[in-house]
This record gives sequence, structure tokens and C1' cells, in this order.
RNA sequence: GGGCUCAUAGCUUAGUUGGAAGAGCGCCUCGUUUGCAACGAGGAGGUCGGGAGUUCGAAUCUCCCUGAGUCCA
Repeated sequence: GGGCUCAUAGCUUAGUUGGAAGAGCGCCUCGUUUGCAACGAGGAGGUCGGGAGUUCGAAUCUCCCUGAGUCCA
């Protein structure tokens, strides 16, 4: 320098033929307990790495950039 893959909640991640985001763990509150854990109920937390474009509509398609992994030189 070039090819490919990846980036979604604090962490691990689902979502793949465009209709607007979910799970597990963790966190908070309440109940149960002498207390902790476990269990049960409820809740908060995401501008989907950044920018632009296409579209009525983008996590999803296109382009550029950033970062990580891998291969070639």
C1' cells in the first nucleotide's frame, strides 16, 4: 500500500431479503429474610463507531472517514 471481516445498553450479543431495536448478565426500587444470597414483581439505561447520500421510511442499501482483527505484498 491492497483484499476481507467486524463496530448495536456497563459487559456478552440477537436483529441478514428496508417498516424503526430485543435478550442474558450487571445496575436501581419493592416484596420475602434477623441479615446476605437465591427467588418474585417493577424500573432505568441505546441518537445502532462518525459524516454524507438514496428512500415516504435506514441498525439494514451506497460513498467517505475512524478504530479493531485477519490475509497478501
The RNA shown here (transfer RNA) has 73 nucleotides and comes from a Thermodesulfovibrionales bacterium. The prediction has a mean pLDDT of 80. The RNAcentral record of the sequence draws on ENA. Its Rfam family is "tRNA". By type it is a transfer RNA. The organism belongs to Thermodesulfovibrionales, within Bacteria.